Glycine riboswitch aptamer from an Acidimicrobiales bacterium, 83 nucleotides, folded computationally. The prediction has a mean pLDDT of 79. It was read from a public genome assembly, where an Rfam model found it. The model forms 89% of the base pairs in the Rfam consensus. The organism belongs to Acidimicrobiales, within Bacteria.
RNA sequence: CGCUGGAAAGCAGGGGCACCGUCGCUCCUCACCGAAGGGGAAACCCCGCCCGCCGGGGGAAGCUCUCAGGUCCGUCGACAGCG
Numbered sequence: 001c002g003c004u005g006g007a008a009a010g011c012a013g014g015g016g017c018a019c020c021g022u023c024g025c026u027c028c029u030c031a032c033c034g035a036a037g038g039g040g041a042a043a044c045c046c047c048g049c050c051c052g053c054c055g056g057g058g059g060a061a062g063c064u065c066u067c068a069g070g071u072c073c074g075u076c077g078a079c080a081g082c083g
Stems, first nucleotide, its partner, number of pairs: 001083005010030001012029006031071003037067001038065003044058005
């Protein structure tokens, strides 16, 4: 890089546009999800000095936050398998 697998959460309400049997898009509101991305940080390591249960720096995620993203289908999708 290619192929394959891959979860969660709204069948929410209101306005507008389109359509004209229906689907769709967008804005607002409330409620939710965590596995695009992003933020945080433990042990531990380093430095400093007023040597203290001190201060500063580095430091992971399937943890945590929910900014972003997502909540019919579909798409996306951390991660995994094959080449």